[in-house]
Context: one part of a larger RNA
């Protein structure tokens, strides 16, 4: 460490279970509300966090019923009650019902804030409390009243109505878009989704100016037909009626108007006519009605009012029958032996109960509310007939033209209907309509209205039901579920069941710090049922106990197989483990083709994917059968079921014809002709199976699109409003002055002076390099280093603009971590010719990757090819002759081209002659011709082989052919052949024809989809062969005979040109004993130096010519050589020697040419007369091939048997398989039946070596477990898992690996504890110090403090914490805000706009970031202070008193309104006072002699004090007084304006600041110190003592100061104050001092550059405002430091 087997953890599967869901039916209610809802805040309990339940009467009061013993909800304890004088508790009816919310006195950020009036309590008053009341709109009615005489507007009162919620159904307005259509645009989706108005239990529509051919029918609704039919339609997708027939219901009426009476107005011609009111009267198409005359006084309705009656509703009551023994922890089981049933529906009780218990059948019952069909009364409405002079019967209506909509009808030949624009009848002798339109002939009566049933729908109540679901299932939610948590919102949205019959829930004891856990003992049947709880599977982790395992390369298996170890029924037995050997490269998917290094899967467990509903078509079975058959819908009934009924229609039963129409015919047609279609051929309903079509349609998956639907500017862009902020340091514009200049200027110069999208540089504020980070400290940061830094700056609070929209110094940037159109939610399961994924078995049979056609090419439709089923029957592949066309291959050159030599020869070039004509030559060029030798896919005089086609003859095969159902398939690969295209390149690419692979295992080729053998049903340790093959890995010849080869050639499929005395075979040729070849000696001469030429040329620069002589033999010379010669040599010749020696051609096997990246090109070892290679012979081995023996199946024959389609025997055939097509069957849940098990032990689970099956599987027993459940016939499915980067949940891997969040740092005693690096105390060390120090705003929301606590959380620990329990803190007239004011800006009475919804807006209101506005010093707590205490102040209101003024009927005074001032406002710049703050000295106290110096010129501290009150006056402003007045909406004394008159010095405001005061106080220091606590370091310190408390520098960004000077960009409102006047009230009151009183609500802890906020974190980020010391130094740069704070949780 591995397999196995024991026991355990861990995990939650599975089984059993259900309180909770879910679909139906049936009855009932079908709405609640200003008498304040729906839905919420808050509260409410003795003790109380959440839910439940109630409302300050707050788990409840009262009161009628009911019920009858116990009761305070879940919820249990404790502690107090209640209760037969009748409670809890259940129904009826009351009463209370804080705030909120339509929300309504006003306001608002819901749950709060602020009011007025009456009336009350309270106070000496104010103040403050309670009870009522007080929005708005619209109707009415009454008073009142402008501009304006009447009068209306408006006001003011009273009453009534309205608002808002609520699932679905209704109507109405308004109205998309994905999508289909294989694209789209007209169409369709779809008048459907969202969005508005409004209504009611139902709604809408509804009594024909109607349907529409019937000489008919008679309001609407609504169901079944008619029918997918008429039609309609880029006549495409789709869209689609009505007439009619059958059912359900069933109901009809009222008016206008003519006339009649009557009461008002108006007219005028005074008599009447006109309008309006009210009454009566009248309502129709066969036309009615007034009207005139006549008759009739009853009859029948009713949908209306009121009253009575009252079945039923809403608590309840009554309700039969059982015992024994057995088992057991417990009977209801068993066994025996009873009894009831109008009751054996269902639950429950310690297992499974008619007789135990609650109920059930049956019968009964209600004070009180409520209450259908009824009755009773009032009301209401209801008749006839003639006559036909006259009247009346619904106007800007009908029609008509334009232009839309609806109607199925897309404008069409469009009729009907409606709407807008415009135009405009007719009056019953009339008008409409019958699908243009005319006409005839019919059918009705618009332009006013109301109406029930039959239909829809179910948030709610209450029953009952389910071949629905059982905890990944059923709602999301069986539990404190729309919760926890997530988002700024809109929105999204979870997980989570089970002890046990009974808690009986483990008293004690033991281990340990143990509130952890555990070990006993006890309680139960049972505790491995212990509250992390029924069963308790897998994975994954332990521990043990056999075997095996450290030379040994592995898809981990599978055959064989040795040792060891065990068991037992002891044998040819079984279990475990496996040394060793042989063969083997997963699984799915998608491909032509995967071990692929192509896709998916980390492993288990649960989920997880062709359903359904209709049409319609096939098939099988049924039922009837020339017929079948019911639909709605009734009726029964034991009631989502079932029977009966219903024939309305539907399908056949006769065709053809365009139709009229005929009719076994019948159309065409002159035809009786012919020819086309019929005439033969059962069918109809169900029910199962297969397939289509419409639906989501197998299941999951987009980027998108629309929504008159919403949220979102808390990030960011812009804007507006109203505040804040910018150390320091540097340059000098303009302009002023003085100087110089000038007739004046101009102009220079110096000097002030303080501009500027101005310079350098901190905060701030951006982000330009780089680094570093990149599973980050951070979902954009850190560190160096850089821009800007008085500006077009930066920033804060508070508001505005948004979704085809904002905004944007523009980059498609930003609009909340999103942006080329944002988020949520709907449309929606949107579509997806695309990618995955689609689950048990076993037989039979098996494709194609091609043709055509395609906005087509990776899709699809026909056809091919597959299968299944019926029928046909020899048609069929092949085979053997017969008999055919043909123009391929080869071959050839006649044809049409190409194309080589030569001949001969027109033409033509060159050349010569030539005056001219002409003539001559030609080794130029060449037609045609002719010889010779040649090409051709688009030549052919020729012409096969095959292959097509026909015939005959054999051929009975999983052949064929036809018809019907079902398909896949249209990416193919490779070889061999024959071709194109490339390069006679591709593993290339396209045809053609075969094969194989696809879809084929096996052998063989080391290994290998396409190659070679060869088709595997299934078992053999039989056998024979195929391709290959026999030295060893490795079965089979170290087998024979003959050769080759030497290159390890073999063994890179033989790799080329080219090269080579490699070698073997053949042939031809030449030389040779007359002596070759090859080697050695030897000669190799003379005319000559040949001749020309040449300086020379002597064989040997060049030319010519190359003769003769001597010889054995020797060239006028084959090389080298020289200036030439010379010299060397060859050529030839002879000697030696003694048999062959030379050269071609042809072939065999080899050599070299021959270069790649780890060694890697026979599989290896190794092999040479082979174990290479040619040839040859005999053997043997080799496969899932054949053959044997034995078994299973299909199929067919042929016999026998019955049950007529089985079954048995015996023969042939067969049985690889992807896409697919068919046939049987396993299993799983649930129903019905029928028969069994079960507490003496059901299901699940875990063993299972036993049994049986082809195979999905079954399964006795064992062991667990503790109530259910199994077989068979039948049905009916939420029915079978490995995969979709699939869902949910467990649990492993990586891994004890990385990592532990600023490198400002830590040490080291004590202490506490079971334990200390981390807590705590002390000491050293070290960091920060314009913070890392202190105050504040937002925001956080108890984190604050004390006690305790140690599981979790703190990235380590931990005795500690901003964690856990418990407890405790927040104190205000004067701080913030409100009770005052406005600004941006919202809300907005009336009015105005706009189909709704709502939009903008005046008065107004609301709304700070702004204005207005009174307290300060000290002290105190664990923890709060300008808030409480101590002291000293100051504001508003009241009450009383003094005091001075004024007034008392209109010049006090309040109070309403209005004018006027003032509030009131910029930016920059400089200079001054003065303060804070520091320093220094001076004083005071203290301290230090252990040492380098030093008893001072050291050292530390301290040396402070407010607000108010009085005082004093740096500085700034500003005339005064008087009198007139046309101006300020009406006045005015006030403010403008105009004058006069005084005054420069005053005088008035204002004013930080100083002094006094406050303060015989407080504070700080310093001594003494009681009690007390301790961490022994100390803290704390009641009380009691003491002293100094001065000057003097420096000097702010603070203040004087909203000031002065400058500059252009010209810099809130408003209330408050002050003064004018004005209205109403008035008899008393202003103002001043004095003593009393009175003061409301809300904040208020604690953090606040962060561990408490904003970033998921105790995050290196971001976060508005003020303080902000010394030294240095220009400074807030920098660097050290104080005072404080930290050492940054390993």
């Nucleotide at each position: 460490g591995g397999c196995a087997c024991u026991a355990g953890g861990c995990g939650a599967a599975u089984g059993c279970c259900u309180u909770g869901g879910u679909g139906a039916c049936a009855u009932g209610a079908g709405g609640c509300g200003a008498a304040g809802a729906a839905g919420g805040a808050c509260g409410u309990g003795g003790u109380u966090a959440a839910c439940u339940g109630c409302g300050a009467u707050a788990a409840g009061c009262u009161u009628c019923g009911g019920g009858g013993a116990g009761c305070g909800g879940c919820a249990a304890g404790c502690a107090c009650g209640c209760u037969u004088u009748g409670a809890u508790c259940c129904g009826g009816a009351g009463a209370u019902u804080u705030c909120c919310g339509a929300a309504u006195g006003g306001g608002g950020a819901a749950a709060c804030c602020c009011g007025g009036c009456u009336g009350g309590u309270u106070u000496c008053a104010u103040a403050a409390c309670c009870a009522g009341u007080c929005a708005u709109u619209c109707u009415g009615c009454a008073c009142u009243g402008a501009a304006u005489a009447c009068a209306u507007a408006g006001g003011u009162g009273c009453a009534g109505a309205g608002a808002g919620c609520g699932a679905a159904c209704c109507c109405g307005c308004a109205g998309a878009a994905c999508u289909g259509a294989a694209a789209c645009a007209u169409c369709a989706u779809a008048g459907u989704a969202a969005g508005c108005g409004g209504a009611g239990g139902a709604a809408a529509a509804g009594a024909a100016a109607g349907u529409g051919a019937a000489a008919a029918c008679g309001a609407u609704u609504u169901c079944c037909c008619u029918a997918g039919u008429a039609g309609u339609g880029g006549c495409g997708a789709g869209c689609g009626a009505a007439c009619g027939g059958g059912g359900a219901a069933c109901a009809g009426c009222c008016u206008a108007a003519a006339c009649c009476a009557u009461c008002g107005a108006g007219a005028u011609u005074u008599a009447u006519c006109u309008c309006g009111g009210u009454g009566g009267g009248g309502u129709c198409g066969u036309a009615g009605g007034a009207c005139u005359u006549c008759a009739a006084u009853g009859u029948g309705g009713g949908a209306c009012u009121u009253u009575u009656a009252g079945a039923g509703a809403u608590a309840g009551a009554c309700a039969a029958a059982u015992a024994a023994c057995c088992u057991g922890g417990a009977a209801a089981g068993g066994u025996u032996a009873g009894c009831c049933a109008a009751a054996g529906a269902g639950g429950g009780u310690g297992a499974u109960a008619g007789c135990c218990c609650c109920g059930u059948a049956a019968u009964c019952g209600a004070a009180a509310u409520u209450g259908a069909a009824g009755a009773a009364a009032g009301c209401c409405c209801u008749a006839g007939a003639a006559g036909u002079a006259u009247c009346c019967u619904g106007a800007g209506u009908a029609g008509c033209a334009c232009g839309g909509g609806a109607c199925a009808c897309g404008u069409g030949a469009a009729a009907u209907u409606u709407c807008g624009u415009g135009u405009g009848a007719a009056u019953c002798a009339a008008c409409g309509c019958g699908g243009a339109c005319c006409a005839c002939c019919g059918c009705g009566u618009a332009a006013g209205g109301c109406u029930a049933a039959a239909u829809a729908c179910u948030a709610c109540a209450u029953g009952u039901c389910g071949a629905c679901c059982g905890a990944u299932a059923g709602u999301g939610a069986a539990c404190u579920a729309g919760u926890a948590c997530c988002g700024c919102g809109a929105g999204g949205g979870a997980a989570a069941g089970g002890u046990g019959a009974a808690a009986a829930g483990a008293u004690c004891c033991c281990c340990u710090g143990u509130u952890a856990g555990g070990g006993g003992a006890g309680u139960g049947a049972a505790a491995u049922a212990g509250u992390a709880c029924c069963u308790g599977a897998a994975c994954c982790c332990u521990a043990g106990u056999g075997c095996c395992u450290a030379c040994a390369a592995g898809c981990g298996g599978u055959c064989g197989g040795a040792g060891c170890u065990c068991c037992u029924u002891u044998a040819u037995g079984g279990a475990g483990u496996g040394a060793c050997g042989g063969c083997g490269u997963a699984c799915c998917u998608u491909u032509u083709g995967c071990a692929u290094a192509a896709u998916g899967g980390g492993u288990c467990c649960g989920g997880g994917a062709g359903u359904u509903a209709u049409u319609a078509u096939u098939u099988a079975u049924a039922g009837c059968a020339a017929g079948c058959u019911u639909a709605a819908g009734g009726c029964c009934u034991u009631a989502c079921g079932g029977g009966c009924u219903g024939g309305a229609g539907g399908c056949g039963u006769a065709g053809c014809g365009a139709a009229a129409g005929c009719g076994a015919g019948u159309c065409u047609g002159a035809a009786u002709a012919g020819g086309g279609c019929g005439u033969u051929c059962a069918g109809u309903u169900a029910u199962a199976g297969g397939u289509a079509a419409u639906a989501u349609a197998c299941c999951c998956g987009a980027a998108a699109c629309g929504g008159a639907g919403g949220u979102g500017a808390u990030c960011u862009a812009c804007c507006c409003a109203u505040g804040g902020c910018c150390a320091g340091g540097u340059u000098g514009a303009a302009g002023c002055u003085u100087a110089g200049g000038u007739a004046a200027a101009a102009c220079u110069a110096a000097g002030u002076g303080g501009a500027g999208g101005a310079c350098c540089g901190a905060a701030c504020u951006c982000g330009u390099g780089a680094a570093c980070c990149u599973u980050g400290a951070g979902a954009a940061g850190u560190u160096c280093u850089g821009g800007g830094a008085u500006g077009a700056g930066c920033u804060g609070u508070g508001g505005g603009u948004a979704g085809g929209a904002g905004c944007g110094a523009a980059a498609g940037a930003c609009u909340a971590a999103u942006c080329a159109a944002a988020c949520c939610c709907c449309g929606u399961a949107a579509u997806a010719g695309c990618u995955g994924g689609u689950u048990c078995u076993c037989u039979c049979c098996g494709a194609a990757a091609u043709a055509u056609a395609u906005u087509u090419a990776g899709g699809u439709a026909u056809a091919g090819c597959c299968u299944c089923a019926u029928g046909c029957g020899c048609u069929g592949a092949c085979u053997a002759c017969c008999g055919g066309g043909g123009g391929u291959a080869g071959a050839g050159c006649a044809c049409u081209g190409a194309a080589a030599a030569g001949g001969a020869u027109a033409g033509g070039g060159c050349c010569c002659u030539u005056a001219c004509c002409g003539g001559g030559g030609u080794a130029c060029c060449a037609a045609a011709c002719c010889u010779u030798a040649u090409c051709a896919a688009a030549c052919u005089c020729c012409g096969a082989a095959u292959a097509c086609c026909g015939g005959u003859g054999g051929g009975u095969g999983a052949a064929g052919c036809a018809u019907g159902g079902g398909a896949g398939u249209c990416a193919g690969a490779c070889u061999g052949u024959g071709g194109g295209g490339g390069a006679u390149a591709a593993g290339c690419u396209u045809c053609a024809u075969g094969g194989u692979c696809a879809a084929a295992a096996g052998g063989g080729a080391a290994a290998g989809a396409g190659c070679c053998c060869a088709a595997a049903c299934c078992a053999c340790c039989a056998a024979u062969u195929a391709a290959g093959g026999c030295c060893c890995c490795a079965a089979a010849a170290u087998c024979g005979u003959c050769g080759c080869u030497a290159a390890g050639u073999g063994g890179g499929u033989u790799a080329a040109a080219g090269g080579a005395g490699g070698u073997g075979a053949a042939u031809c040729u030449a030389c040779u004993c007359a002596g070759a070849c090859a080697a050695u000696a030897g000669g190799g001469a003379u005319g000559u130096u040949g001749g020309c030429u040449u300086a020379g040329a002597g064989g040997c620069a060049g030319c010519c010519a190359c003769c003769a002589u001597u010889u054995a033999a020797a060239c006028a010379g084959u090389g080298c050589g020289u200036a030439a010669u010379a010299g060397c040599u060859g050529a030839c010749c002879u000697a030696u020697c003694g048999a062959g020696u030379g050269g071609g051609u042809u072939u065999g096997c080899g050599c070299c040419g021959a270069a790649g990246a780890u060694g890697a090109a026979c599989g290896g070892g190794a092999c040479u007369a082979a174990a290479g290679c040619g040839a040859u012979g005999u053997g043997c081995c080799g496969a899932u091939a054949u053959u044997g023996u034995g078994g299973a199946c299909u199929u067919u024959c042929a016999u026998a048997g019955c049950u007529u389609g089985c079954u048995a025997u015996g023969g042939g055939a067969g049985u690889g398989g992807u896409a697919g097509g068919a046939g049987a069957g396993c299993g799983u849940u649930c129903u019905g039946g029928u028969c069994g098990g079960g507490c003496u032990g059901a299901a699940g689970c875990c063993a299972a070596a036993g049994c049986g099956g082809c195979a999905a599987g079954c399964g006795a027993u064992g062991g667990u477990g503790g109530a259910c459940u199994a077989a068979c016939c039948a049905g009916a499915a939420g029915u079978g898992a490995g995969a979709a980067u699939c869902c949910g949940g467990a649990c492993a891997u990586g891994a004890g690996u990385a990592a532990c969040g600023a490198u400002a740092a830590a040490u080291a005693c004590g202490g506490u504890u079971a334990a200390a690096a981390u807590c705590c105390g002390u000491a050293u060390c070290g960091c920060c110090g314009u913070a890392a120090g202190g105050a504040u705003a937002a925001g956080g929301u108890u984190u604050c403090c004390u006690g305790g606590g140690g599981a979790a959380g703190g990235u380590u620990c931990g005795u500690c914490c901003g964690c856990c329990c418990a407890g405790g803190g927040u104190u205000a007239g004067u701080c913030g805000g409100g009770a005052g004011c406005u600004a941006a800006g919202g809300c907005g009475a009336g009015g105005c706009c706009g189909u709704a919804a709502g939009g903008a807006g005046u008065a107004g209101c609301c709304g700070a970031u702004g204005c207005a506005c009174a307290a300060c010093a000290g002290g105190u707590u664990a923890a709060u202070a300008u808030u409480c205490c101590u002291g000293u102040a100051c504001a508003a209101c009241u009450u009383a008193g003094u005091g001075c003024g004024c007034g008392u009927u209109a010049u006090a005074c309040c109070c309403u309104c209005g004018g006027a001032g003032u509030g009131a406002c910029u930016g920059a710049g400089g200079a001054g006072g003065c303060u804070a703050a520091u320093u220094c000295a001076g004083c005071a106290u203290u301290c230090g002699a252990a040492u380098g110096a030093a008893a001072g010129u050291g050292a530390a501290u301290g040396u402070c004090u407010a607000a108010g009150c009085g005082u004093u006056g740096a500085g700034g402003c500003c005339g005064u007084u008087u009198g007139a007045u046309a101006g300020g909406u009406a006045a005015a004394u006030c403010c403008g304006u105009c004058a006069a008159a005084c005054a420069a010095u005053a005088g008035g405001c204002u004013a930080g600041g100083g002094c006094g005061u406050g303060a015989u106080g407080g504070g700080a220091c310093c001594c003494c110190a009681a009690a007390g606590c301790u961490a022994c370091g100390g803290c704390a310190g009641a009380g009691g003592g003491g002293g100094a408390u001065u000057g003097a520098a420096u000097g702010a960004c603070g203040u004087c100061a909203u000031g002065c000077u400058u500059a252009c960009a010209a810099g809130a409102a408003a209330a408050g104050c002050u003064u004018c006047g004005u209205u109403g009230g008035a008899a008393g009151u202003a103002c001043a001092c004095u003593a009393g009183g009175u003061u409301c609500c809300c904040g208020u802890a604690c953090c606040g550059c962060a561990a408490a906020c904003c970033g998921a974190c105790a995050c290196a980020g971001g976060u508005a405002u003020c303080c902000g010391g010394g030294a240095u130094g220009a400074g807030u740069a920098u660097u050290c430091u104080a005072a404080g704070g930290c050492g940054c949780g390993u």
A computed fold for a 1690-nucleotide part of an RNA from Verrucomicrobia bacterium GWF2_51_19, annotated as large-subunit ribosomal RNA, half A.